A computed fold for a 114-nucleotide RNA from a soil metagenome, annotated as SAM riboswitch aptamer (S box leader). The model forms 97% of the base pairs in the Rfam consensus. It matches the Rfam family "SAM riboswitch aptamer (S box leader)". Its family is annotated with regulation of gene expression in the Gene Ontology. RNAcentral holds the sequence, with entries from MGnify.

RNA sequence: CUCAUCGAGACGGGUGUAGGGAACGGCCCGAUGACACCCAGCAACCGGCAGGUGGUCAAGAUCAUCUGAAGCGGUGCUAACUCCGGCAGGGAGCAUAUCUCCCUGAAAGAUGAG
Numbered sequence: 001c002u003c004a005u006c007g008a009g010a011c012g013g014g015u016g017u018a019g020g021g022a023a024c025g026g027c028c029c030g031a032u033g034a035c036a037c038c039c040a041g042c043a044a045c046c047g048g049c050a051g052g053u054g055g056u057c058a059a060g061a062u063c064a065u066c067u068g069a070a071g072c073g074g075u076g077c078u079a080a081c082u083c084c085g086g087c088a089g090g091g092a093g094c095a096u097a098u099c100u101c102c103c104u105g106a107a108a109g110a111u112g113a114g
Base pairs, nucleotide, nucleotide: 001114002113003112004111005110006109012039013038014037015036019029020028021027024085025084026083040078041077042076045074046073047072049068050067051066052065053064054063055062056061082108087105088104089103090102091101092100093099
């Protein structure tokens, strides 16, 4: 940089100690011990496994694609929708503006694969 996903799920135990939720603005979590790490758990992105379809091949096989089970390998995740918002468009309150609420998209971010 490209592609895919981001409203599901994850009981709990141990170590350790003061901040943590990416940043900003909010709003929250946290000495009834958060965050972090380890165990455990959840999930199913990639590999591997099983099956279907198609291509190549004399065959064995191999490639593509779809589906499934499981947790064997590589990751990931385990407060709140990515906790919410910002930018753009639409709708409602409401006739206009401000404001509030709702919807869609974007941006930013996270994870995986390349």